[in-house]
RNA sequence: CCCUUAGAGUUUGAUCCUGGCUCAGGAUGAACGCUGGCGGCGUGCAUAACACAUUCAAGUCGAACAGAGUUUGAGGGGCUUGCUCUUCAAACUUAGUGGCGGACGGGUGAGUAACGCGUGAGCAAUCUGCCUCUGUGUGUGGAAUAACAGUUGGAAACGACUGCUAAUACCACAUGAUGUAUACAAGCCGCAUGACAUGUAUACCAAAGGGUUACCGCACAGAGAUGAGCUUGCGUCCGAUUAGGUAGUUGGAGGGGUAACGGCCCACCAAGCCGACGAUCGGUAGCCGGACUGAGAGGUUGAACGGCCACAUUGGAACUGAGAUACGGUCCAGACUCCUACGGGAGGCAGCAGUGGGGAAUAUUGGGCAAUGGGCGAAAGCCUGACCCAGCGACGCCGCGUGAGGGAAGAAGGUCUUCGGAUUGUAAACCUUUGUCAACAGGGAAGAAGAAAGUGACGGUACCUGUGGAGGAAGUCACGGCUAACUACGUGCCAGCAGCCGCGGUAAUACGUAGGUGGCGAGCGUUAUCCGGAUUUACUGGGUGUAAAGGGUGUGUAGGCGGGGCAUCAAGUCAGAUGUGAAAUUCAUGGGCUCAACUCAUGACGUGCAUUUGAAACUGAUGCUCUUGAGGAUGGAAGAGGUAAACAGAAUUCCCGGUGUAGCGGUGAAAUGCGUAGAUAUCGGGAGGAAUACCGGUGGCGAAGGCGGUUUACUGGGCCAUAACUGACGCUGAGACACGAAAGCGUGGGGAGCAAACAGGAUUAGAUACCCUGGUAGUCCACGCGGUAAACGAUGAGUGCUAGGUGUAGGAGGUAUCGACCCCUUCUGUGCCGCAGUAAACACAAUAAGCACUCCGCCUGGGGAGUACGGCCGCAAGGUUGAAACUCAAAGGAAUUGACGGGGGCCCGCACAAGCAGCGGAGCAUGUGGUUUAAUUCGAAGCAACGCGAAAAACCUUACCAGGUCUUGACAUCCAGUAAAAGCCUAAGAGAUUAGGUGUGACUUCGGUCAUACUGAGACAGGUGGUGCAUGGUUGUCGUCAGCUCGUGUCGUGAGAUGUUGGGUUAAGUCCCGCAACGAGCGCAACCCCUAUCGUCCGUUACUAACACGUCAAGGUGAGGACUCAGACGAGACCGCCGGGGACAACUCGGAGGAAGGUGGGGACGACGUCAAAUCAUCAUGCCCCUUACGACCUGGGCUACACACGUGCUACAAUGGGUACAACAAAGGGAAGCGAAGCCGUAAGGUGGAGCAAAUCCCAUAAAAGUACUCUCAGUUCAGAUUGUGGGCUGCAACCCGCCCACAUGAAGUUGGAGUUGCUAGUAAUCGCGGAUCAGCAUGCCGCGGUGAAUACAUUCCCGGGCCUUGCACACACCGCCCGUCA
Repeated sequence: CCCUUAGAGUUUGAUCCUGGCUCAGGAUGAACGCUGGCGGCGUGCAUAACACAUUCAAGUCGAACAGAGUUUGAGGGGCUUGCUCUUCAAACUUAGUGGCGGACGGGUGAGUAACGCGUGAGCAAUCUGCCUCUGUGUGUGGAAUAACAGUUGGAAACGACUGCUAAUACCACAUGAUGUAUACAAGCCGCAUGACAUGUAUACCAAAGGGUUACCGCACAGAGAUGAGCUUGCGUCCGAUUAGGUAGUUGGAGGGGUAACGGCCCACCAAGCCGACGAUCGGUAGCCGGACUGAGAGGUUGAACGGCCACAUUGGAACUGAGAUACGGUCCAGACUCCUACGGGAGGCAGCAGUGGGGAAUAUUGGGCAAUGGGCGAAAGCCUGACCCAGCGACGCCGCGUGAGGGAAGAAGGUCUUCGGAUUGUAAACCUUUGUCAACAGGGAAGAAGAAAGUGACGGUACCUGUGGAGGAAGUCACGGCUAACUACGUGCCAGCAGCCGCGGUAAUACGUAGGUGGCGAGCGUUAUCCGGAUUUACUGGGUGUAAAGGGUGUGUAGGCGGGGCAUCAAGUCAGAUGUGAAAUUCAUGGGCUCAACUCAUGACGUGCAUUUGAAACUGAUGCUCUUGAGGAUGGAAGAGGUAAACAGAAUUCCCGGUGUAGCGGUGAAAUGCGUAGAUAUCGGGAGGAAUACCGGUGGCGAAGGCGGUUUACUGGGCCAUAACUGACGCUGAGACACGAAAGCGUGGGGAGCAAACAGGAUUAGAUACCCUGGUAGUCCACGCGGUAAACGAUGAGUGCUAGGUGUAGGAGGUAUCGACCCCUUCUGUGCCGCAGUAAACACAAUAAGCACUCCGCCUGGGGAGUACGGCCGCAAGGUUGAAACUCAAAGGAAUUGACGGGGGCCCGCACAAGCAGCGGAGCAUGUGGUUUAAUUCGAAGCAACGCGAAAAACCUUACCAGGUCUUGACAUCCAGUAAAAGCCUAAGAGAUUAGGUGUGACUUCGGUCAUACUGAGACAGGUGGUGCAUGGUUGUCGUCAGCUCGUGUCGUGAGAUGUUGGGUUAAGUCCCGCAACGAGCGCAACCCCUAUCGUCCGUUACUAACACGUCAAGGUGAGGACUCAGACGAGACCGCCGGGGACAACUCGGAGGAAGGUGGGGACGACGUCAAAUCAUCAUGCCCCUUACGACCUGGGCUACACACGUGCUACAAUGGGUACAACAAAGGGAAGCGAAGCCGUAAGGUGGAGCAAAUCCCAUAAAAGUACUCUCAGUUCAGAUUGUGGGCUGCAACCCGCCCACAUGAAGUUGGAGUUGCUAGUAAUCGCGGAUCAGCAUGCCGCGGUGAAUACAUUCCCGGGCCUUGCACACACCGCCCGUCA
């Protein structure tokens, strides 16, 4: 200077954190599913180093050699003239001998954890065919042998014997130094063993020819090059649940062997050698250049290409050779296969193709030596499955195409729809145009060289030109979030999906299909594996108080780390140079294929290793030195520090004795137990064991565990002061060693109390527990073992630094004082508060969890599991070390808001308590459940369903059932036609209905129109059918409880908090005060209505004091506007006044006045929300369902059933009563299809009658209880009235199922109600009657009205419900929660 680092989903009601799981990216020798046009470059058995049919893959040289054969020529012989034999010459062929090569090339990765590989160095301890250079030489002889011939064995493979023969085959002799060995002399070099060079002497060793005129060979020696061998530093996987290994083992000197060093081998001697820096053993694995990924550091990997190694059916062995312990050589053994005449033989694809097998899976029994390269040869040449090409596979990378431009009637079709439209969509059609690829035709390479000629498998290929025509060429995955992309239908926790979270139980953007959309594209998805994200093993770059994680504690070994100064060295460190780090790859820059992939060239890089030259700050090493770290010395003071011994007093228990008498003991209450054989209690004496009250203290000591009466002995550690001693002697500490509560174990003692186990008594559904009575181990002592605890400060040790304040324990100093205190300073220990800082928060905060350094232990999701196996330890119990399979998507920490608690505090309510009256028992009424039924229609279900919907089921209502009927319909709109329709009458029928008769419109511009009915066609009607868990509206409930929120600000990372909490006060979040809050809203209260007092005005139908009239009586009449009453408008009550309390407040207590006193009494009024509360049957409504029926009409039945259970009521059980007689006093209502007076009839219900009244006028309408008098006298009654019988009345079309009432007769149960439970705090409860709605009729229900008219409230402990604050929490569907175990 440049480049470079991305996150998301998922634990919760929500939050922050920890932490795992999952996803998005890239890659592959891949495979699978769907699909598939072309070309280029690559690549293709990863599994059975399993077995292999068949061809091919290593031969060549006749210019090393003898022979044989073929052809030609020449000559000769025999003769049957075209055959044969023979000699010579030339050319060709080659089985054998001989030479070189078969050790290269090609394959595979089984083995190998090793000097195997990588990298660097070394061999003074080595060899090297062919090749290059140099020097010298190449002389004389000899004996064989294959081939061949003959004989012969064997099925074959292959031999055996006899005889002949050649060589560059073999052997002997000569020559012999610049060779080798030995000895001597002396020079020089090296760290060393030793090397190099020179001289002298002795000993020893060579050779081969061929060809023919070019040369090729041969022998010896030296040098080079190449290749090989050996040694060595460093690096190189996992496991310690592998800790000890090793006898040729380690070394020595001697010998053998090798090209060479070496225990490589051998004899002898010594006893070593390796190992916690991981030996040995076990598992796995060829190594590297590189490849993939990654920001990098790293992690994973070792296909293809290149280097090295190892192997060639398995194991072993050597031979030949320059080189092998030899893939296509030999021998032996094993397994397997094949041939066989059964005697015996043959074979080795991990060479190229190919076959079987295995497997998810991997190609042609192709062409050529034209190129590159290799072997042989003098050469021509031959050989070459090396190699070059082609074939197959979308296996990978790269490139191209499937057209381009215009084109709105926004066509048709599809899909959706709110039915208007939207979308597919310029997409198509249509017009114009192009020609890549493919197809066909014509032309046609480079690759081939050092001159000429010749030579191409690929290949008529690449490439160029032409022809025609958009013609032949698009799929796949996804569409809930992560993650780009949405609707409809089908399905209905089914079918299915799913990477994680999770979808699906009738309105699924998550399943399946369709339309549409998004992504990529000749591919797209899935699976598998690796890296990434993952800072989730953290070197870069993590943690350990509570999330996983500090060892129970100390002493200390190895190791790691370590104070100040000076000097030297240069190991680490830093800088320069040199060598190496192969090529390919990567990167950069250029070049070549039209581009790209690919390839060529150049450069950089290769962070490493080695050598060398410097530097000297830091670390290290060595030497000298210092004192502050550490230690020592001297003098002090404190202490439950440890070990041993002795002693003391109080108490419990037991024993003995005395006194004494009936209980004691124990508990929530009891019982077991003890006690008249004398307990408990009390007094005296004695025994024995254990523990040490008070002092005593968030006091002391100790490393921790732990330590508590007193004294003595021995003994450890810390602290303070002093500064004369040593001079870094220090810190930490894996292993190791020691200590280590309680329980437990062994041996022997001891045993008072306590007390596992055990026994008994209680409690309980049970109670193997909690409680009680007993009681054994044990607890105590000595010695030994064990070695664990929430062994905790859940916080390892050490050192230094970083504001303070305040206690307490031990010491020292200072000031002051007569002295002791007090005060100040300082060191050490032990607490609390608190700043900065840290932390997820809680919190920590000089005793750090802050800032730094050093060392050790430990952690890496939850469960399985501190389990199993193994090792070690232990007498045992057990301890220590310590997994995996499998399974889940969480487990967890801290904090927040709620809900909850048989947590706490404060407060309220007929919540309890105190009272009164009931219910629960009886009979009846009514509702419900259940049962029954053709149907007993439906709904309501704890409080908050059950005299509820229903303020009236005989028909109707009515929704249910049976039967009979209708199908555009009983009801609405639209069209056409006909006719008025209706009504009335007659007939049939249970009726609906059917048939017949009668009977007639309105408006008009005269065209027709309107209403009504019928007929016809279709749109549609209709549904009290389903879903209240799709909804609106309405309602209940917590609850008339006092709460529920917001804006801004502030605090907190955040959820959230604050406000709204606190001190008072209130019926109240009512008000006051305080306060990081200040304000506001919905609720509370008030405003509204009724009621209690008064005033003013008004005054009939109400009223009547005064006046007048009048009656048997009477506001009956005139009159009045006083009173009552009615109505309207006002007044009045506000803690306003006084006093006490309180904080000078809010408010509260008492009093006065007042009709009323502290919201006067009552009503209406119901915050945010909860209960998927109730209602689809009031109504409305989405979706689903029915459509000659789930719609509509009619008759009859049912909703009224009846073994039974429950709720709500009525009437009673009697004397505070029943009966009879007499006889007072209301309020509020209703009345025209109505209330209905008087009078008369009837015992009565009622009938008759019809005055009056649309009402302060008339009627319903006598209020009853109370009161007065008489009677009944405690009984199933003169109580009570059910049930039943008979006879009547009323309403109504109709009282059988199934109404109400009256009279007479009948006269059940019931004598105050178990457990339990309800209402009510004053004009209330209780009791008494009256009215109204509904309604033809039918109330014990409901809604109202007035009359009479109580008792009690000490108090808030308890039950229920509620409010506020606080605390705990593993709950959040919120305690009807969550959750554990057993069984199914």
The RNA shown here (small-subunit ribosomal RNA) has 1384 nucleotides and comes from an uncultured bacterium. It matches the Rfam family "Bacterial small subunit ribosomal RNA". The RNAcentral record of the sequence draws on Greengenes. The prediction has a mean pLDDT of 84.